[in-house]
Context: one part of a larger RNA
Molecule: small-subunit ribosomal RNA, 3' minor domain
Organism: Caldilineaceae bacterium bin34
RNA sequence: CACCGCCCGUCAAGUCAUGGAAGUUGGUAACACCUGAAGCCGGUGACCUAACCGCAAGGAGGGAGCUGUCGAGGGUGGGAUCGAUGACUGGGACUAAGUCGUAACAAGGUAGCCGUACCGGAAGGUGUGGCUGGAUCACCUCCUU
Numbered sequence: 001c002a003c004c005g006c007c008c009g010u011c012a013a014g015u016c017a018u019g020g021a022a023g024u025u026g027g028u029a030a031c032a033c034c035u036g037a038a039g040c041c042g043g044u045g046a047c048c049u050a051a052c053c054g055c056a057a058g059g060a061g062g063g064a065g066c067u068g069u070c071g072a073g074g075g076u077g078g079g080a081u082c083g084a085u086g087a088c089u090g091g092g093a094c095u096a097a098g099u100c101g102u103a104a105c106a107a108g109g110u111a112g113c114c115g116u117a118c119c120g121g122a123a124g125g126u127g128u129g130g131c132u133g134g135a136u137c138a139c140c141u142c143c144u145u
Stems, first nucleotide, its partner, number of pairs: 003108001005105001008101002011098001013095004018090003023085006031077005039070001041068004047063003052059002111132009
């Protein structure tokens, strides 16, 4: 490359990452309950017992055994949290020449935009309040020359 311009959204195709999701599957740290080795400590100790006491009987002390608390580990359960995966689903980004329209940019052919409600294949439309970052025409006020 200058209106034969620019440009918006739906839809269709492809690629990428991502949200939701019945569920499936792992990790982590806790919690509750059950079980509970060794060992320490406590209780008991009718059985056993070298040193101590005793002439002796026996006693003191100790021990086996039994038992309680703690207790590694194991089991069960419902949750927490972090990942992976997941039919389906939501939008997003990008991709020369796809589809439908034409919303915006000129008064863009209904001025545009902002908030809001409703509606519509889509851009969007309508109602309502606001703004001028609206063109045109006329008038008024102010400023500069």